[in-house]
Small-subunit ribosomal RNA from a metagenome, 1522 nucleotides, folded computationally.
Its mean pLDDT, the model's own confidence on a scale to 100, is 84.
The RNAcentral record of the sequence draws on SILVA.
Its Rfam family is "Bacterial small subunit ribosomal RNA".
RNA sequence: AGAGUUUGAUCCUGGCUCAGAAUGAACGCUGGCGGCGUGCUUAACACAUGCAAGUCGAACGAGAAAGUGGACUUCGGUCCGCGAGUAAAGUGGCGCACGGGUGAGUAACGCGUGAAUAAUCUACCCCUGAAUUUGGGAUAACAGUUCGAAAGGGCUGCUAAUACCGGAUAAUAUUGUCAUUUCUACGGAUGUGACAAUCAAAGAGGGCCUCUCCUUGGAAGCUUUUGUUUGGGGAUGAGUUCGCGUCCCAUUAGUUAGUUGGUGAGGUAACGGCUCACCAAGACAUCGAUGGGUAGCUGGUCUGAGAGGAUGAUCAGCCACACUGGAACUGACACACGGUCCAGACUCCUACGGGAGGCAGCAGUGAGGAAUUUUGCGCAAUGGGCGAAAGCCUGACGCAGCAACGCCGCGUGAGUGAUGAAGGCUCUUGGGUCGUAAAGCUCUGUCAAGUGGGAAGAAACCUCUUGGAGUUAAUACCUUCAAGAAUUGACGGUACCACUGAAGGAAGCACCGGCUAACUCCGUGCCAGCAGCCGCGGUAACACGGGGGGUGCAAGCGUUAUUCGGAUUUAUUGGGCGUAAAGGGCGCGUAGGCGGCCGUUUAAGUCGGGUGUGAAAUCCCGGGGCUUAACCCCGGAACUGCAUCCGAUACUGGAUGGCUUGAGUAUGGGAGAGGGAAGUGGAAUUCCAGGUGUAGAGGUGAAAUUCGUAGAUAUCUGGAGGAACACCAGUGGCGAAGGCGACUUCCUGGACCAAUACUGACGCUGAUGCGCGAAGGCGUGGGGAGCAAACAGGAUUAGAUACCCUGGUAGUCCACGCAGUAAACGUUGACAACUAGGUGUCGCGGGUAUUGACCCCUGCGGUGCCGGAGCUAACGCAUUAAGUUGUCCGCCUGGGGAGUACGGUCGCAAGAUUAAAACUCAAAGGAAUUGACGGGGGCCCGCACAAGCGGUGGAGCAUGUGGUUUAAUUCGACGCAACGCGCAGAACCUUACCUGGACUUGACAUCUCGGAAAUCUCUUGGAAACGUGAGAGUGCCCUUCGGGGAAUCCGAUGACAGGUGCUGCAUGGCUGUCGUCAGCUCGUGUCGUGAGAUGUUGGGUUAAGUCCCGCAACGAGCGCAACCCUUAUCUUCAGUUACCAGCGCGUCAUGGCGGGGACUCUGGAGACACUGCCCCGGUUAACGGGGAGGAAGGUGGGGAUGACGUCAAGUCCUCAUGGCCCUUAUGUCCAGGGCUACACACGUGCUACAAUGGUAUGUACAAAGGGUCGCAAGCCUGCGAGGGCAAGCCAAUCCCAUAAAGCAUACCUCAGUUCGGAUUGGAGUCUGCAACUCGACUCCAUGAAGUUGGAAUCGCUAGUAAUCGCGGAUCAGCAUGCCGCGGUGAAUACGUUCCCGGGCCUUGUACACACCGCCCGUCACACCACGAGAGUUGAUUGUACCAGAAGUCGUUGGGCUAACCGCAUCUGCGGAGGCAGGCGCCUAAGGUAUGGUUGAUAAUUGGGGUGAAGUCGAAACAAGGU
Repeated sequence: AGAGUUUGAUCCUGGCUCAGAAUGAACGCUGGCGGCGUGCUUAACACAUGCAAGUCGAACGAGAAAGUGGACUUCGGUCCGCGAGUAAAGUGGCGCACGGGUGAGUAACGCGUGAAUAAUCUACCCCUGAAUUUGGGAUAACAGUUCGAAAGGGCUGCUAAUACCGGAUAAUAUUGUCAUUUCUACGGAUGUGACAAUCAAAGAGGGCCUCUCCUUGGAAGCUUUUGUUUGGGGAUGAGUUCGCGUCCCAUUAGUUAGUUGGUGAGGUAACGGCUCACCAAGACAUCGAUGGGUAGCUGGUCUGAGAGGAUGAUCAGCCACACUGGAACUGACACACGGUCCAGACUCCUACGGGAGGCAGCAGUGAGGAAUUUUGCGCAAUGGGCGAAAGCCUGACGCAGCAACGCCGCGUGAGUGAUGAAGGCUCUUGGGUCGUAAAGCUCUGUCAAGUGGGAAGAAACCUCUUGGAGUUAAUACCUUCAAGAAUUGACGGUACCACUGAAGGAAGCACCGGCUAACUCCGUGCCAGCAGCCGCGGUAACACGGGGGGUGCAAGCGUUAUUCGGAUUUAUUGGGCGUAAAGGGCGCGUAGGCGGCCGUUUAAGUCGGGUGUGAAAUCCCGGGGCUUAACCCCGGAACUGCAUCCGAUACUGGAUGGCUUGAGUAUGGGAGAGGGAAGUGGAAUUCCAGGUGUAGAGGUGAAAUUCGUAGAUAUCUGGAGGAACACCAGUGGCGAAGGCGACUUCCUGGACCAAUACUGACGCUGAUGCGCGAAGGCGUGGGGAGCAAACAGGAUUAGAUACCCUGGUAGUCCACGCAGUAAACGUUGACAACUAGGUGUCGCGGGUAUUGACCCCUGCGGUGCCGGAGCUAACGCAUUAAGUUGUCCGCCUGGGGAGUACGGUCGCAAGAUUAAAACUCAAAGGAAUUGACGGGGGCCCGCACAAGCGGUGGAGCAUGUGGUUUAAUUCGACGCAACGCGCAGAACCUUACCUGGACUUGACAUCUCGGAAAUCUCUUGGAAACGUGAGAGUGCCCUUCGGGGAAUCCGAUGACAGGUGCUGCAUGGCUGUCGUCAGCUCGUGUCGUGAGAUGUUGGGUUAAGUCCCGCAACGAGCGCAACCCUUAUCUUCAGUUACCAGCGCGUCAUGGCGGGGACUCUGGAGACACUGCCCCGGUUAACGGGGAGGAAGGUGGGGAUGACGUCAAGUCCUCAUGGCCCUUAUGUCCAGGGCUACACACGUGCUACAAUGGUAUGUACAAAGGGUCGCAAGCCUGCGAGGGCAAGCCAAUCCCAUAAAGCAUACCUCAGUUCGGAUUGGAGUCUGCAACUCGACUCCAUGAAGUUGGAAUCGCUAGUAAUCGCGGAUCAGCAUGCCGCGGUGAAUACGUUCCCGGGCCUUGUACACACCGCCCGUCACACCACGAGAGUUGAUUGUACCAGAAGUCGUUGGGCUAACCGCAUCUGCGGAGGCAGGCGCCUAAGGUAUGGUUGAUAAUUGGGGUGAAGUCGAAACAAGGU
C1' cells in the first nucleotide's frame, strides 16, 4: 500500500466481498512446562449451608459451669480453694454512613472540566485557650410471677455508672442593641469595644508522701496518663450553586398553574416555590422546548497516518441502587446492602391464633445461556474498627486451587550420516518424491522425574537490658529517643542450587481454483457435497471426499460473533449533482450566513507570554528489579483542555467619521405575441332558408357502418352561431417561470440605450413563510361551431375491450372558486469577478463617408452557430462554461421493495406533500468500442426476382425416410447442409440384428513349455459348427552329424487376445456448410486514459481488398488473379496397332498388301491473347464503350484449387485414439430367420397420360470406356431370354458394339385408343451350394391408374436447358440409382421495385448463447416478510374521582406520668415536660371511569419479494412493426 466482482472487451460511477489489528469471548480438533494477568457480557432470576462488624472489664452492676484440690458426710450430698472476676448475657461508649458488590434506574448540574459558597456543616485527628463544681431520681441485668406452639412479651421487686436529670460558675461562644476599623462584588464580610439575655462537664488507670489529718500505711492532697466540657485555628470529608461539554427520533411543535416572578411567613447546616398565604402574568421553545427511545458518566480501552469511529470488563475517580414501593428514627454524617416501620409479591415455620426472611459481600446451589472458577488457607504482610495496651475482629487483603481465557518465555534435541535403505505416493516404467528425513555413529542435558540442600518477603508492636531527655517535691510513675537481646511466615520445604540416570516422557491445527503462500492420484458424477466474494460438482474435478506431497502458524490452530480499518462508501482534513443517485417548477422575501474603499477607536474573535488546574494508574522517553520477556518500580515528558492575568492590533467583529466604483433615484429616447379590460374585423368549418341540379356521395390498403330520390354530394345567394386568428413568421421579440401571435382603445409591469445630477453600501443569497404556476381534473352558472376521452356501430384479426373508418357525450370556450402537478428540460440554482477568437441576428448609441439609402469601424444590452486553452469517465461544454474563483440556498449516498405503507398536513373529491421498514439481489447504472441484428438508410452482387424453357406436387411403379409392426425388422444421418445418404449393388456370405446349437488363451497377434512335419484320403453322428474312427505321409535351411533354426499343426499354463460395446460433448484424421463469397490479418508509426481506431474508410473502377487517385499512414502476409490439367487454332518433331492424298499390287468388296509422313489422329515440344493497335468517354489515371485483325477478345469454355473462421455440424460402424464397460461373454463359430414386414405420411426418381406421338420396314452419323475367374467374332439352334461348338484378343490390332433420337416410307386419327404399361395367370432362360421368404431376364395371355396434375415448389443464361442413346464402377447374378460419354439442340434476361442469400459504408439497439436475441404484465402453484382488519390480550403513561397503611408535622383532652418548679404538709394537689390515644394535612400500594402511546395475536383481505422447464397474450429494446 491494495485486491476480487457488472462487460464480448473498455473507461467511469457504484455497491458487495477479502487481506490487518483487537476481544472479559464461545465452539471444533489438539495439548509438555513455567511466569504474570483475567474469569456470569445472559435472569437487578430465585437462593440451602457456612462465613463477611465488631470491640472496650483502664465506664458500670452482676456473675456461672465442666473439671480439679481439700474438708465434712446420714454416702443422697454439702461446703471451701483453684478454674475465674473467665464464659455467656446486660447497662454504657465508639464503630456499624468505611471497606466489599452491582449497573436496574438516570439524558440529569448525573458525569467531565473550570469556577462560586461573602449562603454552609464536619465525629474521630493536629495545634492552642479555659474548665472539669454541687446534687438528685430512675432503670436493664438479676429475682419472683404470668401469657404464648414459637417469635416474643406483661406485672411486681432490687441495683450501678463516663446512662439520665436539676442547680452553680463561665467566656473571646450564641442572640439582641449601640459605637467603630479595614475590605467590598455595595448584597455584605471582617476586627475591636460596651450593655443585656442564654448555654457546660464524668470520670477512670498508675505512682508518691513535699504540704494537712490519722499515722506500718492510708485519706485528703500532690503528680502523671487518659477521658469529659466550652472556645479559636488547621486538616479531612461532605452539602449547595453556576459557565461550558455530554446519544437518536420533527412520522414528537408547542409546553407549563407552584407553573415564572414579587412580598411576607415557615422550614433547612445552608441559598432557594423548598413549603404556605396574598399579588402580578409570566416562564421555556426551530440555536429544538415538550414527548418518545436508548444509556450509568469519566480517566481510559480498541482501531486509525491523522482527523475521527467504536467502546466504558479488570484498575482508578464520581453517581445510583440493595426483593418491589413508601416512610421516617438514631446519628457528626443515612432516609442506612448484612438497622427500624408500613404496603406488595415470593419463600419458609406453625399448635392456624400467629411468626420469620432478603448473597447486586466471599465461597457455593438451581435456573437462564454458546459461555465464566474452590462451599480452600491465613491474618505472616498492607489497610481498616475497637482498645491505654496485650489483643480481638476483618471472604478488605495476602496466598493457594480450577480454566491454553489472554500476554510472555522455554522445550519436544544437536552434529554427522547416500546402499539416496525399506515402505508409501506417483510414473512417459527410465525415473521422481517423502529425503539427511530414518537407521547407524558421536554428543548435549533445558523442561519433566527422583535424591539432597534451601532463601528473601520480618520490620515492628510488645517484653527485657543499658544509656539519655522531659514531667514532678521525687532518683517513683508516666512519656519519649538511641543501642542491644528475644519473638512472629498462610504461601511452603515454595523460589533457587547441586547431584542421579536418560534422547529417553513432550506436535498439532488450518489451508493448497483466483484474491492468497502452497499440486498431484484415486473415488464421486448438478449426486454427495463445498462456498468469505467470484463461483465449483451433469465420467478425465489442482474447488466435493480420501491418499501422497506442499504452504502457513505453532502449544496452539481454525471457525463463529463483535469493533475499527481498508471505505475519500457522510468527504473538517477529504466527495459530488448536463447524461451515472442528485438543482427546489418559478418568483417575492423573514430569520440566518456572507459582504466595497479610506480613517479613528475598542480589544470580543485572533496571536504571544505568565500563573493555577488538568488525581493516580495508562500511553511515550530514560533508567532500574525479577536468568530474559511479559510484569513491576523510579524519574521525566505529555495530558493538544479550562480558568485567569499581562501584552500585540495586521485581519474579522463592535462603535464612530468620511468616500463613490456596488446598489438605487431623477431626465430624455426608442423596441417588444409582457399583463389586464372593453370593443371591432375578415377567411374557413358547421347549421338553417332559398335557387340550380341528379344519383350517387363519403370513406379506406380494400371495404362497410353513415348520408342520399322525403333530392344528398356539387354549386350559387342570404342568414345564424361559436371557436381560432392563414400569409407576415425568422434557432426573431417579450416575460421570473408557466407562457404570450388578427386589429383598435384604455389601464399597467419590466428590461435596454444616452447624458448629466443626486443618495451614500442602502448589497448578495435566502430555511420557515407568501404569491404565481401548462395540460388534465373538480364545483357553481353560462356557452357549445369544430375537435373529441367515455360510449355505439363498421372493419381488421386466431382474438382486437386497440391501431383504421362512421358517429358521438363530458371536456375544450367564458365568469368566479378549488386543485398545485409535468420529460414544469438547457434534464445545467442565484449573484459577482476573471480567462483567445471567428461569424450571424435583434434593440439603442458613437465615428467616418455620402445628395441620400447602403457599406465600413466601434460601444452597450440580448439571442444563435463554430472553435482554442482549460475542464470532463467519455459524450461534450467552451465569455450565455460543464473553465478559474468567491458567497448563499436546495439536493444525493447500491438496485429492488417505493415515491409505496403507517402517521401528520392540505384538498369537495381525485389526489398532493412529508416519508420509512421488513425482506431480497450482487449487481443496477453512465459514456464509449467491436460485432450481430432491424418489418433503418445508401451502394453493389448472385438463375435471387423478373423474362423464358422444362419439371416436381395428381397416377402407377422404383428407391430412401418417418411411423407402425415384429423374436429381429442392426446401426448411423434430421432445415438449407438427413431422406436413389454411409450402401460402387442385404437370396447364403456381407451382417453389425433375432432364434437356436456350440467354444473359452479363444476366429486373429506375441511370449513360455511339451509333442508332432505340413498335408491328404476315406468312414460315421449332426442342420451345420463341431466331433468319432481308419489310413497314407515325412519336406526346407545350416551342420562339427550330436543337433540347431524357420514355417505349420496339436496339447498345456498364464500374461493376454477380442468387442461394428458407450462417449464425435474427451480427440486425431477426413468431410459438409456459409462460399470460389471477397474477404481475414500482421509489423512499425500515428490517434485515443482505454477497449480500440487508422491502414481496410473516401472518389472512381472491377468478377475480385482488381486496379487508380486521394489520405497519418508506410509496408507485409493468408485469400483474389496467375502459375497446373483439359478443351478451342496453328507450327514443329515423331509415326504403330491409328491414317491413306499421290504411286503400285490385290479383291465382288474392305488400308487387305507394298509403301508414304501429306491429311485425320495420337503425344512430345512450342506459338497464340497482352486491352497489344485505332477511336471515343474518363482526372493526362485505373478502367469502360466501339472497331480492326484474329481460330479465339477482354477471366475464351470447363476443371483442379476452398483464406481467418462459423455451426460443441457429421463420423469412436473406414482408420487411429484417451477414458469407461464386457471377459464360459457385449468375444468367437454355425444353421435358419431378419435388414425385403405395411392401415399410412414425406423426399428423390422412372414410365406415362400421347399425333412435335405410337407401331412397322428400310437407312445414316459418335464419343468415352471395359475385357483372361474375362470380352467373345463366326457357325448351328431356340419366337425369345438363351444354349452348343468356336476363331481372335492381355488390346489405337480382337471383342463388347446394331448407337439412339434423326432421315425415308406405310398404318393408326383423338379413343382410356395400335396411348399407357402396372397387376395377375401360365411357360421358360441365366447366375449361383441354394432364387420359398427374397434375383434379373424372356415368351404367351391379362391390360389397372393415368386425358398435363390444388395450395405450393425445383432446375437452367449456350453447346446451356430440353431431348436421344452409349459406356463404366460395384458385381456370381441383380441399376429407373451413381459416375462418365457423345448426338440433336433452343427460348429469354426490360430491369433491380419486390422475395431469398451475400458484400461494403452508415444509423439505432436494453442483443453478445448475439433476433431461433432480449423482455413485460395478468392468471395458476409453493414459500417468505409486510400493510389493513370485527376484535382479543399485554406493557406503559395522562386526567378525574374513591379509598388511604406506616410516618413526619400540626392539633386535641374526663387517659397515664420518677427527677424540675409552685402551693406548703399532703402515701397530696397544680404547673412545665414526657408517654399513649383521638383528629387533621400530605401520601405508597390499591380501586373505578376515561384517554394517549406501544407490542403480540386474528377469520378475512391487499399489494410486494423469491422460486430450471405452467397458462394467456406480445407492452418495451431496431422506425420493435401504431